[in-house]
RNA sequence: CCAUGAAAAAGGCAAACUUGUUGAAAAACAGGGACGCAAAGUUUCCGGUCUAAGGGGUAAACCUAUGACAGCGGGGCUGCCAAA
Numbered sequence: 001c002c003a004u005g006a007a008a009a010a011g012g013c014a015a016a017c018u019u020g021u022u023g024a025a026a027a028a029c030a031g032g033g034a035c036g037c038a039a040a041g042u043u044u045c046c047g048g049u050c051u052a053a054g055g056g057g058u059a060a061a062c063c064u065a066u067g068a069c070a071g072c073g074g075g076g077c078u079g080c081c082a083a084a
Base pairs, nucleotide, nucleotide: 004082005081012037013036017032018031019030020029021028022027035071041077042076043075045074046073047072048069049068050067054064055063056062
């Protein structure tokens, strides 16, 4: 340096649920809380999923992302420790 993730150490993150706030919603943020995570750090580039305010639709149905999800998969960038 490349690949890999056994054992351990130092630390790190934090699902469900819950309280508050924001939001049309999906969801996000903050506190509590730990199911898990070696990239559960970061990035919507590709696929997928969720929502549908606005727009389309005479209207209902339905369609639509410019809204979300990186803890859905892949890719990019960065990073702690270490045996064979």
A computed fold for an 84-nucleotide RNA from a Gallionellaceae bacterium, annotated as c-di-GMP-I riboswitch aptamer. Rfam family: c-di-GMP-I riboswitch aptamer. Rfam's curators write: GEMM was predicted in a large-scale screen for bacterial structured RNA regulatory elements. It was read from a public genome assembly, where an Rfam model found it. The model forms 95% of the base pairs in the Rfam consensus. NCBI's taxonomy places the organism under Bacteria, Pseudomonadati, Pseudomonadota, Nitrosomonadales, Gallionellaceae.